The RNA shown here (transfer RNA) has 72 nucleotides and comes from a Candidatus Saccharimonadota bacterium.
It was read from a public genome assembly.
NCBI's taxonomy places the organism under Bacteria, Bacteria candidate phyla, Candidatus Saccharimonadota.
It matches the Rfam family "tRNA". Rfam classes the family as a transfer RNA.
Its mean pLDDT, the model's own confidence on a scale to 100, is 81.

[in-house]
RNA sequence: GCACCUGUAGUUCAACGGAUAGAACACUGGUUUCCGGAACCAGCAAUGUCGGUUCGAUUCCGGUCGGGUGUA
Numbered sequence: 001g002c003a004c005c006u007g008u009a010g011u012u013c014a015a016c017g018g019a020u021a022g023a024a025c026a027c028u029g030g031u032u033u034c035c036g037g038a039a040c041c042a043g044c045a046a047u048g049u050c051g052g053u054u055c056g057a058u059u060c061c062g063g064u065c066g067g068g069u070g071u072a
C1' cells in the first nucleotide's frame, strides 16, 4: 500500500429498520447495622465522526478517524 473484521454506559455484553437503546458488574445515595460487609431500593451514565437512503437508522450505503487480522 491492498483486503477483511471491529467501534454502544467506567467495564463486559444485548437490541427484525419501529415502544423511552436494555442487562450485569462498577460508582453515588438511601434502608438495614454499634461500624463495615452482605442484602434490598433508587439514581448517574453510551450508539467514534461526517454525510446519504428511509415515514423511521445502533442496524443499510459512502467518506473519515481509532483498534485488530491477513498479504507483498
Stems, first nucleotide, its partner, number of pairs: 001071007010025004018055001027043005048064005